RNAcentral holds the full RNA, with entries from ENA and SILVA. The part of an RNA shown here (small-subunit ribosomal RNA, 5' domain) has 522 nucleotides and comes from an uncultured bacterium. Rfam family: Bacterial small subunit ribosomal RNA.
[in-house]
Context: one part of a larger RNA
RNA sequence: GGAUGAACGCUGGCGGCGUGCUUAACACAUGCAAGUCGAACGGGGGUUACUUCGUUGAGAUCUUCGGAUCAAAGCGAAAUAACUCGAGUGGCGGACGGGUGAGUAACACGUGAGUAACCUGCCUUUUGCUGGGGAAUAACUGUGGGAAACCAUGGCUAAUACCGCAUGUUGUGCAUGACAGGCAUCUGUUAUGUAUGAAAGGAGAAAUCCGGCAGAAGAUGGGCUCGCGUCCGAUUAGGUAGUUGGUGGGGUAACGGCCUACCAAGCCCGCGAUCGGUAGCCGGACUGAGAGGUCGAACGGCCACAUUGGGACUGAGACACGGCCCAGACUCCUACGGGAGGCAGCAGUGGGGAAUAUUGGGCAAUGGGCGAAAGCCUGACCCAGCGACGCCGCGUGAAGGACGAAGGCCUUCGGGUUGUAAACUUCUUUGGGGAGGGACGAAAAUGACGGUACCUCCAGAACAAGCCACGGCUAACUACGUGCCAGCAGCCGCGGUAAUACGUAGGUGGCAAGCGUUAUCC
Numbered sequence: 001g002g003a004u005g006a007a008c009g010c011u012g013g014c015g016g017c018g019u020g021c022u023u024a025a026c027a028c029a030u031g032c033a034a035g036u037c038g039a040a041c042g043g044g045g046g047u048u049a050c051u052u053c054g055u056u057g058a059g060a061u062c063u064u065c066g067g068a069u070c071a072a073a074g075c076g077a078a079a080u081a082a083c084u085c086g087a088g089u090g091g092c093g094g095a096c097g098g099g100u101g102a103g104u105a106a107c108a109c110g111u112g113a114g115u116a117a118c119c120u121g122c123c124u125u126u127u128g129c130u131g132g133g134g135a136a137u138a139a140c141u142g143u144g145g146g147a148a149a150c151c152a153u154g155g156c157u158a159a160u161a162c163c164g165c166a167u168g169u170u171g172u173g174c175a176u177g178a179c180a181g182g183c184a185u186c187u188g189u190u191a192u193g194u195a196u197g198a199a200a201g202g203a204g205a206a207a208u209c210c211g212g213c214a215g216a217a218g219a220u221g222g223g224c225u226c227g228c229g230u231c232c233g234a235u236u237a238g239g240u241a242g243u244u245g246g247u248g249g250g251g252u253a254a255c256g257g258c259c260u261a262c263c264a265a266g267c268c269c270g271c272g273a274u275c276g277g278u279a280g281c282c283g284g285a286c287u288g289a290g291a292g293g294u295c296g297a298a299c300g301g302c303c304a305c306a307u308u309g310g311g312a313c314u315g316a317g318a319c320a321c322g323g324c325c326c327a328g329a330c331u332c333c334u335a336c337g338g339g340a341g342g343c344a345g346c347a348g349u350g351g352g353g354a355a356u357a358u359u360g361g362g363c364a365a366u367g368g369g370c371g372a373a374a375g376c377c378u379g380a381c382c383c384a385g386c387g388a389c390g391c392c393g394c395g396u397g398a399a400g401g402a403c404g405a406a407g408g409c410c411u412u413c414g415g416g417u418u419g420u421a422a423a424c425u426u427c428u429u430u431g432g433g434g435a436g437g438g439a440c441g442a443a444a445a446u447g448a449c450g451g452u453a454c455c456u457c458c459a460g461a462a463c464a465a466g467c468c469a470c471g472g473c474u475a476a477c478u479a480c481g482u483g484c485c486a487g488c489a490g491c492c493g494c495g496g497u498a499a500u501a502c503g504u505a506g507g508u509g510g511c512a513a514g515c516g517u518u519a520u521c522c
Stems, first nucleotide, its partner, number of pairs: 001522004006518005013394006019387002021352001026350003030347003035092003040089002044085006051078005059070004099305003109229007118222002123218008131165001133163002140155006171196011201210003231277003238268003243265008280302004284295004307328005330341004358384001360383003366380001367378004397427004407418004431463001433458005441449001466511005471492003477506005487494002
């Protein structure tokens, strides 16, 4: 000198774009953050329409004045249809998106390969199939238990829920044959035989559309393996018993001590094993002429984690942040028998700290989930709010104006300086104020932002400058006060009665909505 997710002191006009718990992966009140589909299914509630019945009876007709007949609105019940609401069965999605950096020195990450050892829902292309049955169960209803959370049991019912049967391809297993290939185990193609294995319907008047099942390919996403790279300590020198290898078996989508039984005695290590400390890694960021050094906030990729530890279930995918089970700690409710919870999602609270924001608006855009669609959901996201935290831009006026006002300061008392600075004259109007118009972002409709940006007009220099330094390094000096005191200080050093070094004032220098200080890196 540059830099910062900064903080502190003094000061503070505006805008744009960014950015904002670096500490306690400390504890959390409250609200929201993942739902959706009635075109998979049964049942229930509500509204409306229509029909029928009952009730009521305005009114009308007839009347022998006793009454008889017809009958609107209203009310109730039932059936049908449409719309709608909430729970349930079922499907898809809750494995994405969002957060954090605790752990991890490791195939975690980066890079380059391999997988002849693998999987892949939705999507695309393509081939074939979609026949016929059955038994339940939630909802509902009855009974019972419980303070609650909720639970038990009798009965009824549906499905794209569940279970057999048929068919059966190029699937899968086995056997045999042929061809081709390779990298050892082998791999691919094809033929035959044999065994085994599927399915679901919905909407519509229909056409048809959306689905279902079995394959083949693609795309996307992932799993696994390997070469190389990846901090400090030897005041850590030996480490290892599923350890190293083999065989049999099991397990996995898949190779493998991944697991298991047996057998052998190996394996790693001074080219640093093991142990200890520290740490998420990278693209990149800062600095530097470069080499290099330091860092890994924001944005993007990967990984790990979700109160602590463990476990599996479901599923194409999890060992699953807002799923389940167990254990621990903590908090809450309780009728003391038992239950409920997990902000490292967005806001917000307490605490810690030098220190870090609103319990805001909207799904208008982009994107995601579900749905045939309309649409619903979306604290992702888009916006707004707060903070000079950073970068950038603008303003706080411009021109003229005296041998030079007043005041201040200094003075050798002559004057000098502040200083064209002010006053004054003439102009201009950015930001701010008032009035009017008013977007792009939106493809047909739809705009939170927002009456915002922007444009036009009006008034009026009006409302808008500080901070640090001035001994040398280092640009900038005098006076007074103080008297080794009070104090300053990055280093050298100043201060003990003439201090350009302390304090104040005037002046000057530097930077400027900032300026200094501190911390850290180069």